[in-house]
RNA sequence: GAUAGAGGUGCGGUCAAGAUGAGUCGCAUUCCGGAGGGAUGCUCAGCCCAUAGAAGGAAUGCAAAAGGCAAGACCGCCGAAGAGCAGAAAAGAGAGCAGUUUUCUGUCUCUGGUGCUGUAUCGAACAGGUACUGCACUGUCAUCAUGUGUGAUGGAGAGCUAUC
Numbered sequence: 001g002a003u004a005g006a007g008g009u010g011c012g013g014u015c016a017a018g019a020u021g022a023g024u025c026g027c028a029u030u031c032c033g034g035a036g037g038g039a040u041g042c043u044c045a046g047c048c049c050a051u052a053g054a055a056g057g058a059a060u061g062c063a064a065a066a067g068g069c070a071a072g073a074c075c076g077c078c079g080a081a082g083a084g085c086a087g088a089a090a091a092g093a094g095a096g097c098a099g100u101u102u103u104c105u106g107u108c109u110c111u112g113g114u115g116c117u118g119u120a121u122c123g124a125a126c127a128g129g130u131a132c133u134g135c136a137c138u139g140u141c142a143u144c145a146u147g148u149g150u151g152a153u154g155g156a157g158a159g160c161u162a163u164c
Base pairs, nucleotide, nucleotide: 001164002163003162004161005160008078010077011076012075013074014073015072018069026062027061028060029059030058031057032056036049037048038047040098041097042096043095044094081111082110083109084107085106086105087104088103089102090101091100112138113137114136115135116134118132119131120130121129122128140155141154142153143152144151145150
């Protein structure tokens, strides 16, 4: 240098029964109300609706969807992958500021892996995701000790093992 492997509730992707979302958003009718209302927030401009009744509230009837989760099936794999930072593009009526979501690119920025708790945040959620801390388990290597069973400490995947 090449090839092949190992960690295990192992990682990621696609489809997906189903549950939740929710008797919620919304629509219709009636009543109260009495001047504003309309797209992620604010400002500007513009357009539309509105005293032939706006916003809001109550009752009755009808009644969703998306994201997220997920039995199961298939696929790609073991920096699998996930984030952070920076940049670019697109989307939610025009412009600006901010913010959100998705996609792409970059760096040798961080993380061996899994689970649980706490805090913050996204989310309808006590589901789940992300970041940070703490604890536990586990794999690997090094050093030391050892009763050769194992134990302690430390490191990181740019690692470890095997073969050539």
Lysine riboswitch aptamer from a sheep gut metagenome, 164 nucleotides, folded computationally. The prediction has a mean pLDDT of 79. Its Rfam family is "Lysine riboswitch aptamer". About the family: Riboswitches are metabolite binding domains within certain messenger RNAs that serve as precision sensors for their corresponding targets. RNAcentral holds the sequence, with entries from MGnify.